RNA sequence: AGAGUUUGAUCCUGGCUCAGGACGAACGUUGGCGGCGUGCUUAACACAUGCAAGUCGAGCGGUUGAGAGGUGGGAGGUGAGAGGUUAGACGUGGGAGAAAGAAAGAAUUCUAAUCUAAAGUUCUCACAUCCAACAUCUCACAUCUCACUUCUCAAUAGCGGCGGACGGGUGAGUAACGCGUGGAUAAUCUGCCUGUAAGACAGGGAUAACGCCGGGAAACCGGUGCUAAUACCCGAUAACCUCUUUGGAUCGCAUGGUUUGAAGAGAAAAGGUGGCCUCUUUACAAUGCUACCACUUACAGAUGAAUCCGCGUCCCAUUAGCCAGUUGGUGGGGUAAAGGCCUACCAAAGCGACGAUGGGUAGCCGGCCUGAGAGGGUGACCGGCCACACUGGAACUGAGAUACGGUCCAGACUCCUACGGGAGGCAGCAGUGGGGAAUCUUCCGCAAUGGGCGAAAGCCUGACGGAGCAACGCCGCGUGAGCGAAGAAGGUCUUCGGAUUGUAAAGCUCUGUGAUAUUGGACGAACAAUUUCCCGUACAAUAAGAGGAAGCCCCGGCUAACUACGUGCCAGCAGCCGCGGUAAUACGUAGGGGGCAAGCGUUGUCCGGAAUUAUUGGGCGUAAAGGGCGCGUAGGCGGAUAAUUAAGUCCGGUGUGAAAGAUCAGGGCUCAACCCUGAGAGUGCAUCGGAAACUGGUUAUCUUGAGGACAGGAGAGGAAAGUGGAAUUCCUAGUGUAGCGGUGAAAUGCGUAGAUAUUAGGAGGAACACCAGUGGCGAAGGCGACUUUCUGGACUGUAACUGACGCUGAGGCGCGAAAGCGUGGGGAGCAAACAGGAUUAGAUACCCUGGUAGUCCACGCCGUAAACGAUGAGUGCUAGGUGUAGAGGGUAUCGACCCCUUCUGUGCCGCAGUUAACACAAUAAGCACUCCGCCUGGGGAGUACGGCCGCAAGGUUGAAACUCAAAGGAAUUGACGGGGGCCCGCACAAGCGGUGGAGCAUGUGGUUUAAUUCGACGCAACGCGAAGAACCUUACCAGGGCUUGACAUCCUGUGACAGCUAUAGAAAUAUUAGGGAGUGCCCUUCGGGGAGCGUAGAGACAGGUGGUGCAUGGUUGUCGUCAGCUCGUGUCGUGAGAUGUUGGGUUAAGUCCCGCAACGAGCGCAACCCUUGUUGUUAGUUGCCAUCAUUAAGUUGGGCACUCUAGUGAGACUGCCGGAGACAAUUCGGAGGAAGGUGGGGAUGACGUCAAAUCAUCAUGCCCCUUAUGUUCUGGGCUACACACGUGCUACAAUGGGUGUAACAACGGGAAGCAAGCUGGCAACAGCAAGCCAAUCCCUGAAAAGCACCCUCAGUUCGGAUUGUAGGCUGAAACCCGCCUACAUGAAGUUGGAGUUGCUAGUAAUCGCGAAUCAGCAUGUCGCGGUGAAUACGUUCCCGGGCCUUGUACACACCGCCCGUCACACCAUGGGAGUUAGAGGCACCCGAAGCCGGUGACUUAACCGUAAGGAGAGAGCCGUCGAAGGUGAAGCUAGCGACUGGGGUGAAGUCGUAACAAGGUAACC
Repeated sequence: AGAGUUUGAUCCUGGCUCAGGACGAACGUUGGCGGCGUGCUUAACACAUGCAAGUCGAGCGGUUGAGAGGUGGGAGGUGAGAGGUUAGACGUGGGAGAAAGAAAGAAUUCUAAUCUAAAGUUCUCACAUCCAACAUCUCACAUCUCACUUCUCAAUAGCGGCGGACGGGUGAGUAACGCGUGGAUAAUCUGCCUGUAAGACAGGGAUAACGCCGGGAAACCGGUGCUAAUACCCGAUAACCUCUUUGGAUCGCAUGGUUUGAAGAGAAAAGGUGGCCUCUUUACAAUGCUACCACUUACAGAUGAAUCCGCGUCCCAUUAGCCAGUUGGUGGGGUAAAGGCCUACCAAAGCGACGAUGGGUAGCCGGCCUGAGAGGGUGACCGGCCACACUGGAACUGAGAUACGGUCCAGACUCCUACGGGAGGCAGCAGUGGGGAAUCUUCCGCAAUGGGCGAAAGCCUGACGGAGCAACGCCGCGUGAGCGAAGAAGGUCUUCGGAUUGUAAAGCUCUGUGAUAUUGGACGAACAAUUUCCCGUACAAUAAGAGGAAGCCCCGGCUAACUACGUGCCAGCAGCCGCGGUAAUACGUAGGGGGCAAGCGUUGUCCGGAAUUAUUGGGCGUAAAGGGCGCGUAGGCGGAUAAUUAAGUCCGGUGUGAAAGAUCAGGGCUCAACCCUGAGAGUGCAUCGGAAACUGGUUAUCUUGAGGACAGGAGAGGAAAGUGGAAUUCCUAGUGUAGCGGUGAAAUGCGUAGAUAUUAGGAGGAACACCAGUGGCGAAGGCGACUUUCUGGACUGUAACUGACGCUGAGGCGCGAAAGCGUGGGGAGCAAACAGGAUUAGAUACCCUGGUAGUCCACGCCGUAAACGAUGAGUGCUAGGUGUAGAGGGUAUCGACCCCUUCUGUGCCGCAGUUAACACAAUAAGCACUCCGCCUGGGGAGUACGGCCGCAAGGUUGAAACUCAAAGGAAUUGACGGGGGCCCGCACAAGCGGUGGAGCAUGUGGUUUAAUUCGACGCAACGCGAAGAACCUUACCAGGGCUUGACAUCCUGUGACAGCUAUAGAAAUAUUAGGGAGUGCCCUUCGGGGAGCGUAGAGACAGGUGGUGCAUGGUUGUCGUCAGCUCGUGUCGUGAGAUGUUGGGUUAAGUCCCGCAACGAGCGCAACCCUUGUUGUUAGUUGCCAUCAUUAAGUUGGGCACUCUAGUGAGACUGCCGGAGACAAUUCGGAGGAAGGUGGGGAUGACGUCAAAUCAUCAUGCCCCUUAUGUUCUGGGCUACACACGUGCUACAAUGGGUGUAACAACGGGAAGCAAGCUGGCAACAGCAAGCCAAUCCCUGAAAAGCACCCUCAGUUCGGAUUGUAGGCUGAAACCCGCCUACAUGAAGUUGGAGUUGCUAGUAAUCGCGAAUCAGCAUGUCGCGGUGAAUACGUUCCCGGGCCUUGUACACACCGCCCGUCACACCAUGGGAGUUAGAGGCACCCGAAGCCGGUGACUUAACCGUAAGGAGAGAGCCGUCGAAGGUGAAGCUAGCGACUGGGGUGAAGUCGUAACAAGGUAACC
């Protein structure tokens, strides 16, 4: 930075689409890590649960718990000691005495007995000891309890203070002083905080908590009785405070402000905690003092708030008028404060086209996205302001609220309930449901920052700090690095050679980011100490090992990137153009490639590109677009000189333009994103000062713009009245007779009742011939006989007057063709509608005959036209030339012309310039300025709805849904035209002969068939492929066979094979049955090998007249043997293209000449080639024969003169003469010549057209078949036959037929051949057979003609079809299905409708001959000669063609394009009886809460009063206002709606053919 898309191509206009960036995104698919951000755009929908605003005990009375102390009282314990009293015997000691014992057995033991001793158990007694009680005293220790009191700690419902007006959320409302920006407050308030000054005295009465009683399910409430305060109240004191009265000074910006006096009046306070004892009092306490906190008053500050103003702030005019407290004033009220803010009265104002009012939409901004910028879009996160808190209303408290987590009322909804009544508000953080394409955890912590309270510790804090989830975004990192060619395998493609994937992999050597594990381990912390949510995180070290980590989209063009297969207008793709119908780089898959990358695509939205809204930066003749024209209002713009001012303008300063963001420069996280610091910018607004050129304002002057005056002439300018002649028609009368009229041709019509024609007279209406002219006049529409009257404008001349008075012109007003409308006249001609006649398939048309509205006049409407120069008005400037109309000047002249010149109008040509081009060009579409109108893709649509106008018709203003990728302008090349001009052709005409009718032949269609193989279809298929179908051919059908094959190459084995005979068979073949000969060629080391052939086998393959001629090559037809088709260079054009190649002549010809911005060239034309016509020369056999000889015969000798043959030459070139012509080309005539103007004929076919023909000549891509779509055999078919067509043959006869007969050719062919001749046969032919490989022999007697005879006009002596019989020939074979002969038979047909065809001279016509193919088969084809005409005035017409020109809406090119109704389907939309809903206003009713006002009989602590009572206050009641609700009428908006109107789209529907060409009636408004 552009690109694609309208066309065959071009330029332009113009829309649509794409490439870029962005996002709070979503969807599809994929997904490794980290950092930083972001995360309900929808239902301001409803919300379970938890938390989000408390704090202060150092304000107060209390309560609870814990702890400590003091005082007093009480209780009792323990220990020790003292001396006592009483009682006891449990224990212990010894003594004395007494007694008994085991569940059983055994053993043992003890005790006893027996003798002795000791120990032990039980009992008794005494003693000691011990114990108990009581009383007293002493000492020590410790405890419990009660009362009072003090202290400490913790918690705390209540009273009280401060804070719940901040912080957090949301964007419903709001189009507004809401927001932004800049000002104002001399019209204001401000808790906590800071500073300054002063103060804090003395009293009082209550009340909650609490206790008691009561009501209620609950929420909660009532009564009564205490009590405190930093709660409440009275009083004192006080000023710098406030108020009233009254002075002074000073300042300003209107009201006024500031300051200083005097007098009077009024209003304050509260204490708490710690410490101390200097003073007072004193037992403590208290007072006091002091520090801090709190308190009161005043003045300042700071902060915050409030109000007002200038400017800016979306869309609709299909919203044009709005407003009643409305606008202002006065008095009063109210507020912190100005103010209709409220109220009473008075006045009648106020706003609006510079957009009021109404409707729709929307929070505003810093900013964000985009853009080069100007702009456009947007308002998530972050920051500022505003508004809101379920919906609506209201106030209270307070410094601050009309209060998100306060109150009251009403409403909707949800919940609880004992049915009486109550409770609630996540648009706080999480979270739930719902809605939706879609948006997170019911996390951690107060460690940091900040906030509230507190003296503080501290408490509270979903603010905040963090973590979690999500690729939602931005940024960073990784998924490895190096080496590595056998270019592996595999995949894909392939021309089969290879290429590519691809150094990619494998392999070798390394590294360690990230992930994992272990160890260490921060900063952020700042506080006296304690204290870390993040976090054992970041980071560091170590370890092992390439290990666990790549996808998505695209590949026809735009747009980077291509192949194969599948599919076959199917499936599908697609942003636009468009792709897909059998070779799809566009569908699907694969391989490969391109792009981006943890993402990639898609969708949505915005800007850009888009100069497609144009200020920068567009236009309006024909593309969309100049109002039909004028007058003129507002507005916009405006001549010269001078002065002044300073609004615009310019310069400088000041203030502001918050922070963040963006830019620049630094810096910090490893980098970056991110963050920090600084700078500049912020184009703006306000203000101060300055400048004075320009614009504006003011003043003065001027004359050139404009106007006026005077003097002239021109004119279809307008209005009214009058007059005139020609013509048409009609009436009357005359003359006159059969038609008139009309048309392409007719008819309707008129006319014997006398038309038309003609003469005379008359009536009436309308229009004004000639003059008349791209002449005149008018603003446009428009204006045309003459005269008069009235009247508008322009022009020329003069330069005495005015002195910028001007230009344009939204709205407005007026004029405005034709048609139409209303009322009244008029009506000759013409003439919608209508009628009739024609035309036609139809003809509601074109043509004809009639004919009514209307056309005319007066008055009034309508208000539109292709109202056009498709060109708004005005002013100035910018080469010329030439007409014409009006007026003037000069020169000249006796005068008039002529000539020169000025102004105004009206035309043409043309330079510069402009334009897309065409064109415009002083009458601009040029160069500039001013003002107005209008345009922004096509259709829908100038339609619908609404408004305005109109009697109506309708006009004016004027959309949307939906739909298309174009619609369009100018020019170019073609093609086409029932456009034009010129020219040619057997194109017509003039002629001759055919065809179309008959029979037959042949081809085709159709039909039939097992098959009737296939192809060819206007000319340019149809006697064509086929120069020859009995088999073969043959491709078709039926049947029988074969499967590496009938044919080719390769491999292996084997062998000679073939041929012959026999059998089976329709044959192909099969059976090996028989027999057979034995081994051919080359090399050899004699073993063998090779080539060839046969056979067997395996597979690669063969084969296909199967498909596609619309995949192709090659070949061919055709336009057309028409004269065209192109190129190079130059030039012109923006370009496609043009020029050349057109023009004037001429030609058969783009043939030639001349001219010319062209000059040359190529393919075509012509010529060169063949043949024929004349002739020379050379040659002379197989040809020829004049002379000589000879023969039956050029037969032979001889000759080569002639003919002829075939080589080589000559000749013809408009060369010569004359006329015409441009002195040319050329043409006409003539001479000469065999031939004369390309001599005749042939070959030769430009660029191209027809998707022309051919895949069946051949070749060939792709597809298809492969025991068959190949191959082989037999038979059949291609030969069918109701019919139709084409091409021919033979005829219909006497210019003939038949018979006979003594003529005359040329081209060709001949060995599996032509065959003389002879014989046989009526003949076809057969038999025998000479000659000839050919100028030698044969085919080979040419026929028509000539001569002679017969036939005599008839279905015949014409014609020969058809059929029968008998033969002949070819061939294995003539049945289907050949040809010929003979005899017999003897059909149609008597010259052919409409139509159609060939031919211009050796031609038509007519006559025979030959050849190719071929065994045989020609009426066909290709050739040959014989005889041999007629006609052409001419180019009007038909057909075809060439050139030039014109029109075009065609380009698949007229077999084109294209319009409308109807029918069907779908879509959006208008109307519509009505119906439903909503929002808002108006009027009225009702009237909650509440403020305000009134009342005050009821109630009442503080103050006054001794008291009674009073002051004050309150409940209650009343009133104004007042939300919700209700009623009513009207308007608006939206939804639905039977039916209905048109519109759009749709494949091949129906009917016509309106438009494009003169579109067949020119089109259009």